[in-house]
Context: one part of a larger RNA
RNA sequence: CGCUAGAGCAUUGAGAGGAGUCUUCCAUAGUACGAGAGGACCUGUGAAGAACGUGCCUAUGGUGUACCAGUUAUCUUUCCAAAGGUAAACGCUGGGUAGCUACGCACUGAGUGGAUAACCGCUGAAAGCAUCUAAGUGGGAAGCCCACCUCAAGAUGAGUGCUCUCUAUUAGGUCGCGGCAAGACCAGCCGUUAAUAGGUAUCAGGUGUAAGGCUAGCAAUAGUUUUAGCCGAGAUAUACUAAAGGCCAAUUGAU
Numbered sequence: 001c002g003c004u005a006g007a008g009c010a011u012u013g014a015g016a017g018g019a020g021u022c023u024u025c026c027a028u029a030g031u032a033c034g035a036g037a038g039g040a041c042c043u044g045u046g047a048a049g050a051a052c053g054u055g056c057c058u059a060u061g062g063u064g065u066a067c068c069a070g071u072u073a074u075c076u077u078u079c080c081a082a083a084g085g086u087a088a089a090c091g092c093u094g095g096g097u098a099g100c101u102a103c104g105c106a107c108u109g110a111g112u113g114g115a116u117a118a119c120c121g122c123u124g125a126a127a128g129c130a131u132c133u134a135a136g137u138g139g140g141a142a143g144c145c146c147a148c149c150u151c152a153a154g155a156u157g158a159g160u161g162c163u164c165u166c167u168a169u170u171a172g173g174u175c176g177c178g179g180c181a182a183g184a185c186c187a188g189c190c191g192u193u194a195a196u197a198g199g200u201a202u203c204a205g206g207u208g209u210a211a212g213g214c215u216a217g218c219a220a221u222a223g224u225u226u227u228a229g230c231c232g233a234g235a236u237a238u239a240c241u242a243a244a245g246g247c248c249a250a251u252u253g254a255u
Stems, first nucleotide, its partner, number of pairs: 001154001005165007015151004021050005026044002033038001053107004060102004067095005072087006111146001113145002119139004166253001172248004176192005196242003199238005205231003212225005
């Protein structure tokens, strides 16, 4: 821009893509077969797994660049103590929430469907026989069509249903603003006077018992106050802070 008034929501499915895998074991059955040695077809909503695929983070692990603690050298504040900076873009070390993840968890590959290929048949003439074929009629594959999953009306063949608006304090859309389990940007989604983000409170969770004081010890240090103190992303609550505001828009639709 189109789809012939303008919108919101829900749909049909022309068409397109994906998936389709494999192994072992159990029973049938030590049966059929075979002198024996050996050893099946078929069948089963049988059992277990591998790799691939899709999703997820409760648990198990990983990461988690400044969340917590320990610690060396050096500098600084402020002498002690306590802190902060630097040490290759975390100095090193031990842990680790959310998120993201696999080594972790869950699930799929289900059909006694249809038409067929090679091939195997039935009936059967031309050709008194024979012949699966000429008329007619069956079976038959991981393959084809459907069934399963996803997208899908720019399918210009532009489909369908419901509801809303019609000179408006208006259906609706958009910019801006606050944001996100959405994201390169754009897009998408939520909110815009409300729990959208921040703050605050409580909780979960992490680290592991802060500083200061007191006690013991000559001291290093230990004990106690203290399962403390501190804390990014998590949960709930709470308007304390910030979400000011502006614009477009159909004119009852045969151009």